The RNA shown here (small-subunit ribosomal RNA) has 1599 nucleotides and comes from a Kiritimatiellia bacterium. Taxonomically the source falls in Kiritimatiellia (Bacteria, Pseudomonadati, Kiritimatiellota). The sequence was found in a public genome assembly. It matches the Rfam family "Bacterial small subunit ribosomal RNA". Model confidence (mean pLDDT): 82 of 100.
RNA sequence: AACUUUCUUAUGGAGAGUUUGAUCCUGGCUCAGAACGAACGCUGGCGGCGUGGAUUAGGCAUGCAAGUCGGACGAGAAUUUUUAGCUUCAAGUCUUCGGACAAGAAGUUGAAAAGGACAGUGGCGAACGGGUGAGUAACACGUGGGUAAUCUACCCUUAAGUUGGGGAUAGCCCUCCGAAAGGAGGGGUAAUACCGAAUACGGUCAUCCCGAUGCAUAUCGGGACUAUCUAAAGGUGGGGAUUCUUCGGAACCUAUUGCUUAUGGAUGUACCCGCGGCCCAUCAGCUUGUUGGUAAGGUAACGGCUUACCAAGGCUAAGACGGGUAGCUGGUCUGAGAGGAUGGUCAGCCACACUGGGACUGAGACACUGCCCAGACUCCUACGGGAGGCUGCAGUCGAGAAUCAUUGUCAAUGCGCGAAAGCGUGAACAUGCGACGCCGCGUGGAGGAUGACGGCCUUCGGGUUGUAAACUCCUGUCAUACAGGGAGCAAUCGUUUCGGUUUUAAUACAACCGGGACUUGAUGGUACCUUAAGAGGAAGCCACGGCUAACUCUGUGCCAGCAGCCGCGGUAAUACAGAGGUGGCGAGCGUUGUUCGGAUUUACUGGGCGUAAAGGGUGUGUAGGCGGCAUGGCAUGUCGGAUGUGAAAGCUCACGGCUCAACCGUGGAACGGCAUCCGAAACUGCCAAGCUUGAGUACGGGAGAGGAGAGCGGAAUUCUCGGUGUAGCGGUGAAAUGCGUAGAUAUCGAGAGGAACACCGGUGGCGAAAGCGGCUCUCUGGACCGAUACUGACGCUGAGGCACGAAAGCUGGGGGAGCGAAGAGGAUUAGAUACCCUCGUAGUCCCAGCCGUAAACGUUGUACACUUGGUGUGGGAGGCAUUGUCCCCUUCCGUGCCGGAGCUAACGCGUUAAGUGUACCGCCUGGGGAGUACGGCCGCAAGGCUAAAACUCAAAGGAAUUGACGGGGGCCCGCACAAGCGGUGGAGCAUGUGGCUUAAUUCGAUGCAACGCGAAGAACCUUACCAGGGCUUGACAUGCCCGUCGUAUUCCCCUGAAAGGGGGAAGUCAGUUCGGCUGGACGGUGCACAGGUGCUGCAUGGCUGUCGUCAGCUCGUGCCGUGAGGUGUUGGGUUAAGUCCCGCAACGAGCGCAACCCUUGUGGUUAGUUGCUACUUUCGUCGAAAGACGGAAAGCACUCUAACCAGACUGCCUGUAAUAAGCAGGAGGAAGGUGGGGAUGACGUCAAGUCAGUAUGGCCCUUAUGCCCUGGGCUGCACACGUGCUACAAUGGUCAGUACAGAGGGAUGCAAAGCCGCGAGGUGGAGCUAAUCCCCAAAACUGGCCUCAGUUCGGAUCGGAGUCUGAAACUCGACUCCGUGAAGUUGGAAUCGCUAGUAAAGGCGUAUCAGCUACGACGCCUUGAAUACGUUCCCGGGCCUUGUACACACCGCCCGUCACAUCACGAAAGCCGACUGAACCCGAAGUCGCUGAUCUAAUCCGCCUUGGCGGAAAGAAGGUGCCGAAGGUGUGGUUGGUGAUUGGGAUGAAGUCGUAACAAGGUAGCCGUAGGGGAACCUGCGGCUGGAUCACCUCCUUU
Repeated sequence: AACUUUCUUAUGGAGAGUUUGAUCCUGGCUCAGAACGAACGCUGGCGGCGUGGAUUAGGCAUGCAAGUCGGACGAGAAUUUUUAGCUUCAAGUCUUCGGACAAGAAGUUGAAAAGGACAGUGGCGAACGGGUGAGUAACACGUGGGUAAUCUACCCUUAAGUUGGGGAUAGCCCUCCGAAAGGAGGGGUAAUACCGAAUACGGUCAUCCCGAUGCAUAUCGGGACUAUCUAAAGGUGGGGAUUCUUCGGAACCUAUUGCUUAUGGAUGUACCCGCGGCCCAUCAGCUUGUUGGUAAGGUAACGGCUUACCAAGGCUAAGACGGGUAGCUGGUCUGAGAGGAUGGUCAGCCACACUGGGACUGAGACACUGCCCAGACUCCUACGGGAGGCUGCAGUCGAGAAUCAUUGUCAAUGCGCGAAAGCGUGAACAUGCGACGCCGCGUGGAGGAUGACGGCCUUCGGGUUGUAAACUCCUGUCAUACAGGGAGCAAUCGUUUCGGUUUUAAUACAACCGGGACUUGAUGGUACCUUAAGAGGAAGCCACGGCUAACUCUGUGCCAGCAGCCGCGGUAAUACAGAGGUGGCGAGCGUUGUUCGGAUUUACUGGGCGUAAAGGGUGUGUAGGCGGCAUGGCAUGUCGGAUGUGAAAGCUCACGGCUCAACCGUGGAACGGCAUCCGAAACUGCCAAGCUUGAGUACGGGAGAGGAGAGCGGAAUUCUCGGUGUAGCGGUGAAAUGCGUAGAUAUCGAGAGGAACACCGGUGGCGAAAGCGGCUCUCUGGACCGAUACUGACGCUGAGGCACGAAAGCUGGGGGAGCGAAGAGGAUUAGAUACCCUCGUAGUCCCAGCCGUAAACGUUGUACACUUGGUGUGGGAGGCAUUGUCCCCUUCCGUGCCGGAGCUAACGCGUUAAGUGUACCGCCUGGGGAGUACGGCCGCAAGGCUAAAACUCAAAGGAAUUGACGGGGGCCCGCACAAGCGGUGGAGCAUGUGGCUUAAUUCGAUGCAACGCGAAGAACCUUACCAGGGCUUGACAUGCCCGUCGUAUUCCCCUGAAAGGGGGAAGUCAGUUCGGCUGGACGGUGCACAGGUGCUGCAUGGCUGUCGUCAGCUCGUGCCGUGAGGUGUUGGGUUAAGUCCCGCAACGAGCGCAACCCUUGUGGUUAGUUGCUACUUUCGUCGAAAGACGGAAAGCACUCUAACCAGACUGCCUGUAAUAAGCAGGAGGAAGGUGGGGAUGACGUCAAGUCAGUAUGGCCCUUAUGCCCUGGGCUGCACACGUGCUACAAUGGUCAGUACAGAGGGAUGCAAAGCCGCGAGGUGGAGCUAAUCCCCAAAACUGGCCUCAGUUCGGAUCGGAGUCUGAAACUCGACUCCGUGAAGUUGGAAUCGCUAGUAAAGGCGUAUCAGCUACGACGCCUUGAAUACGUUCCCGGGCCUUGUACACACCGCCCGUCACAUCACGAAAGCCGACUGAACCCGAAGUCGCUGAUCUAAUCCGCCUUGGCGGAAAGAAGGUGCCGAAGGUGUGGUUGGUGAUUGGGAUGAAGUCGUAACAAGGUAGCCGUAGGGGAACCUGCGGCUGGAUCACCUCCUUU
């Protein structure tokens, strides 16, 4: 300090992507986080602390991992010392010089002592420590208790004792066997080894007495008596009186250490019990020592633990038994928590030790480095026999994605032994290896902009990398150094010394306490400090489409590849690969795997079940769960307090130690638990005695298709008989099969038989549901109402169980009229195993018995309580008032509709809840596979109930929204139909397209909305195509360089098809500062570049088509809805119109409509040339005249021209409508209801069309995909289609005559008159730059002929002759003339245009253009109709509404068989394993029992007695019995693998057959069942609405 209280502060729960066109919900999948004993990829500087065989409990070479004690014992090697002898040598001394003595040295022998090796006897230890997790689902573990049912070596405490004897044996020596391992015999020997005897404080057992206590047996304490049981008499140190002595010592005293008995403690062990913690019920029954008792045995101890006998029990849905999996825990990871997962390191417990079995020893084992047996494996062998057990530490092989050194030391900590020193210790402590993890540090710091070079990008300007680098000045962490210094872990123990205390006879000895000195370090000269030098040695990995921080370029082109989910990639990829840049983390970074989280997605905290997955088909009722009011008691749950326990470590808090941190230390808290004691008594529970409101009983009533049985009735269908009667009937969309002249249908009468009960009849009634309908009788269940009395919680729900349970179906027996699966026939159809029709069998009906399922639905479990209302209806009661049982009011029970709050994802529900609560049951957890397989139960069968997995997908769904669509509905419009007129489709020709052909037949356009389209004009050109010949800075543009300016340009010659190639001649630009200076032009070579009708209209701009000149499309604000969205814009009217009016939670607005614009129709004003000519004047010609024609003047009246106005607005009237908008009629008016026509095309749709009109991104070609030239082709022709022209004729043809337009065009142009030609045309040239001139009309009209024919119709085709244009008409022009004279006689199915100056008919003009294939296109005028009842139908469109499984939007979606490929699964004759049950055989080791004629020292007895013999006791070998592992035999069960063949399932790009479903899906669909069929499916029976539409009924709402 952490603790308590208060305050304050802190802690503490995040989501996202993906179903849709969009939305809300349900629901799954996926991601972001944390963690790991990890592995893999790339990379890798240092240190600290941790951690490291998870797989084969697979096999193991080698070394080590348990010894120690001489102060228990005997013996005792090497070595040393002493001593004696001997041998050799020998300094030295003496010497007779021969030799002698000789210290000493070496060797050897003997003795003694020291010494103590190796081994042995004995003691203690070896049962700890260390490893592993195979087994185990168990009292194994955890937690809390119990033992009155236990033992405990060493240690501590207390009490007592430690007396006196004996016989062996190993080692050792000798002999022998064996290859070895090892063993046998003989001899001698010691002890703290072994064995008797004595003693017994005490202990044990039995009996008796006393006391205390408890929990039943009982336990504890004390006392009395009998029996039984023990010793190492050792070791070591010291001592001095006495005694002995082999003189060493011993007895003796003393200390200490052992030993023995007993008590208590401590520690450890054993046994028992409560509670707790895995999965499968597709494991439902298990058990014979089993459950209990008695007796005995056994154990440390209770106990069927074992045995004998007796009884028949024991366990189980609260999960027995069986199967699978697994060591358990403290803890660890995750999580807000509750939980979930996990149990490596550390710690506690358990189990195991090659596999299986067994005991021995011991305090303790059934024993990891002990023993015996069996088995597998390995090794040795002399073949006879032996040896072994790393799941100890290292290490090795194997398997594996994968896990280290055959290291150092006992210095520390601990353990064993020892009195101790000490010895041993792969425990442990250290070091090493591995980024395996956590933590820390570094790879430099500051300055430094011409923002260098390089890279990348670029809009070419620049940007970015980037202060980053270079460069300058610093610093010195880490690493480096043969540099210097230098810890801590060390405290002991021991020796010695000093002081004190205790013991003692003792100042010995010993023990203890305190102080001093000496001595001990594996790591390691390590940490740390200092010094030296120098920025010097030290950065990578992943990602960059969204989730998710971070973007560009290049390459690639549904390829290569990516991917956690959604998904990227098919030529502009921020998604692949590379690069630059950026983001993140950093000595690491990613990936993979696993766990928790997110996931409230198993929901205790904290979910649901009308339609999304989900209420059992219905009731009855067992167990269980839950339970009314009040009183007393107890104290099960509950609450409070206390005590014990909850090991340590960990987590957490505070403080502290390593420089910090990781790590570690100390203390606190916590450990949510369990147990015991005390207390409380509200609630719960239990006990006792009560109450009446829940429930029930009795009484009185009325209602009802409630059930069962029996009987009766009429209508109708069919059949039979008879009568009448005649040719059809029947059936359908239309028909046919069928019936009928053998008399049907029709009609009348009689009869038979079966089934069903019209009207009443009603969202009326009854029943638990299924279900119940003519009438009567009998029996019988339930509900409701009314008023009293009684019982006294008797109640609610209900797993299993039991009962009932439509239709179909099954078994047996009847019955059988109608209907009618199957079947037959007829139709329909491409087919029609169907829909329709004619027949028709099972069946439908009854009796008896099965089946047990349905859309068994209100898709809504049962019961109770509470919570605003309105209005019907069925049953009952009461009230008021009555003629009344009507009406009205109140109330109880049932049954409908509407609706409030509330709920709901929404739809909707709403006192009959899907609201608010309580109790109990059932059920759900993504789609498919599948309600399927296997197993089990039931069934006669069909089948039912229960009920998975592999695999596969990222969805599958619900409700609602907006569209689109419907062989849905309503309203409306349109030449949409109808009514008409004229065409097309038939013929010939023209033209375009397809196809075919070709060297090429260039390209594009392809339903409407391509096809007389681009093309308003292909002989060359055009031209893009083909063949051939040529050019290469190019046919064209700009810049640079060079040249020339006698250049440009023009002309000529050769070659050639031309282009082109080669050559020649003529030809004097401008300015000027006079400089080849400038400008300009041209040429040449080269470089940049030009060029491309090459590709992409699915990269684009622009333009266009179409729906459609349809009336629509939107916005702001507000309001409604969780939201997508709605409202407005819907509704009632009206309109050509979303045009207008009214209403309305809308109010306004925009783009569209209309209007404004052009033109046309009427009038006015102005103007009057080139227009006009009425009036006036005049001239000319003709004429008798009238007059006609032509001209001029004059004029602007008229026509006209072209500018401006006016006019038309439902303005006026009547009617109608709603008094509105408007509509109808009328007046006036040139025109009347947008007057006619045009221009004008909303939001958008079709990836519509166009890169070949132009523009343009990207890609591609560059002596060619560019450019030039000649020739050819685009014109090709068995064929098919579109669009047109001309016709088929008399409303015509032909001939002749005659008349009237508008709009345009005209100078390389239109061209008149005149002349020539039959004609095209020629000639000619007036006039005209054009209201002046020219091009310039036809049908019509008048008259004649033709007379119905392949013609006087028709004109194709062909022959001939020409004209025009043009260098040039062969391929391949137009026109003219003459001749020829084809098809065609009005056109099948089908189809087009048009509603008035329209159709139809007639001609005219223009653009393009030398000419023209124009019969086309665009315009113009002339003549000029018919018809519209009407909106049923076809087509298209608009609005509203409805259904939808569609949204690429019906050209949609989508089902099943068959065929092919792949994958997983089921069945299958069998085959092969694994585990296991029960039965039997054999039976090792071993315990126990029996035996034991063989063997045996101690003790006892007897005999002789130095000694020996015999017997007893006590043992032993051997034999035998029970049990018994492995093994064997046959037979079951469970489970796995495999299996010819077979079955369905899933998936796959475009396969085949149909079209079942979604709209009324074209036969409404679906459910159950049965039959049938290539297939989806079809049909019968019953059921459902989760069916559209129309009509009717009822109810409701508003008034």